[in-house]
């Protein structure tokens, strides 16, 4: 210098004027004195993703003896955590020269199932080309070749994602774990490790192919709904229930009745009752009193929290502990905006890709600034709605570390 890999940090800064939401409220106005309205100063006012709502929890209400079935999820080992499908470390496999990356990474001797196309054959398989051999016929002087028929062979070719272990040697008519060595596979043992597993030794003979993100088996986890959760207060009107539907005063007691006195009335509708009159009783109204539920509305839930920052300590790390310090939207369908200045950033001009440098015989080619100043752009993705931990997705910029190649010292 070129190419590649991993990660971290930040998400414009400061100021002026006006405006908006929340808190506290000096004070002002109105008042039926219960309250209602306005409101100075001061303080606070979006994010790293506030997003998708995909996982996990807190909180609240409902349900729930225990166990099983069904259903869903997770799936190497150890750890972290409130918990997780997240994170860390390690193991194994695969990819990459490397830095590093990826993996639903348990079980295929529990059972069922599947394997397109191609191919002779796709599961205890298979002679298409082929190799060897026997018989016979033909050709040939012979060596040998060919046809037909029988037998042996999985070494080679060919097909396929995959062809019943691989490589080499021996062996054989040709072959073959038929035999041997190494590798692979399986079993047992030893050593190391908490463990996944690794390493080593012995034995076995190729027997036991692949797919579980096809069903399934095994282990572990999972009750439902969500802040419109849920709790409290609660009108007006309508509707529901109870009592009264004449009342007042006094006395007594077993405390909800009795007695006495005074006063008033003859009832709005209906029934007992066909009509009239009188007396009485019952029901339903109007009206009055009380009770309870719901609605409108109000209040709480609501933000101090598995919290942020700093230091120290433990741990490889994720993370944990202690100390100090800070308070950081909590409003209702919803405020966080507008204008301007300075600095920053980006783009253009300044700037001729100039001066200059390198290569080349040459024609020519290659490399190649910076600033003052001026102009333009308010400048990526995007906005809380109960709260946290993750994941994923969107997005701008800067920086750090590492690997490979080339050159120079």
């Nucleotide at each position: 210098a070129g190419g590649g890999g991993a990660g971290u940090u930040c998400g414009g800064a400061c100021g002026g004027c006006c405006g908006c939401g929340g808190g506290c409220g000096a004070g002002c106005g109105c008042u039926g004195c219960g309250g209602c309205g306005c409101g100075a100063c001061c303080c606070c006012g979006a994010g790293g993703a506030a997003a998708g709502u995909c996982c996990g929890g807190g909180c609240u209400c409902c349900a729930c003896a225990g166990g099983g079935c069904a259903g869903g999820g997770u799936g190497g080992u150890g750890g972290g955590u409130a918990a997780c499908g997240c994170c860390c470390a390690c193991c194994g496999g695969c990819c990459g020269c490397a830095a590093g990356g990826c993996c639903a990474g348990g079980g295929a001797u529990a059972g069922c199932g599947c394997a397109a196309c191609a191919g002779a054959g796709a599961g205890c398989a298979g002679a298409c080309c082929g190799c060897c051999u026997c018989g016979u016929c033909c050709c040939g002087a012979g060596a040998g070749g060919g046809g037909c028929g029988g037998g042996g062979c999985a070494a080679g070719g060919g097909u396929g994602a995959a062809a019943c272990g691989g490589u080499g040697g021996g062996g054989u008519a040709a072959g073959a774990g038929c035999c041997c060595a190494c590798c692979g596979c399986g079993g047992c043992c030893g050593u190391g490790g908490c463990g996944a597993c690794a390493c080593g030794g012995c034995c076995g003979g190729c027997a036991c192919g692949g797919c579980a993100a096809g069903c399934c088996c095994c282990a572990c986890c999972c009750g439902g709904a969500g802040a419109a959760a849920g709790g409290c207060c609660g009108a007006a009107u309508a509707g529901g229930g109870a009592g009264g539907g004449a009342g007042g005063g006094g006395g007594c007691c077993u405390c909800g009745g009795c007695c006495c006195c005074c006063g008033c009335g003859g009832u709005g509708u209906g029934g007992c009752c066909c009509g009239c009159a009188c007396c009485g009783c019952c029901a339903c109204g109007a009206c009055c009193u009380c009770c309870g539920g719901g609605u409108a509305g109000g209040c709480c839930g609501c933000u101090c929290g598995a919290g942020g920052c700093g230091g120290c300590g433990g741990g490889c790390a994720a993370c944990c502990g202690c100390c100090g310090u800070c308070c950081c939207a909590g409003a209702g369908g919803a405020a966080u905006g507008g204008c301007c200045g300075u600095c920053g950033g980006c783009g253009g001009g300044g700037a001729g890709g100039a001066a200059g440098g390198c290569c080349g015989c040459a024609a020519g080619g290659c490399c190649g600034u910076a600033a003052a100043c001026c102009c333009g752009c308010g400048c990526a993705c995007a906005g809380g709605a109960c709260c946290c931990g993750g994941c994923u997705u969107a997005c701008g910029a800067a920086c750090u570390c590492c690997c490979c190649u080339g050159c120079a010292a």

The RNA shown here (Bacterial RNase P class A) has 409 nucleotides and comes from a Planctomycetota bacterium. The gene name in the source record is rnpB. Its Rfam family is "Bacterial RNase P class A". Gene Ontology terms of the family: dimeric ribonuclease P complex, ribonuclease P activity and tRNA processing. Rfam describes the family as follows. Ribonuclease P (RNase P) is a ubiquitous endoribonuclease, found in archaea, bacteria and eukarya as well as chloroplasts and mitochondria. By type it is a ribozyme. The prediction has a mean pLDDT of 75.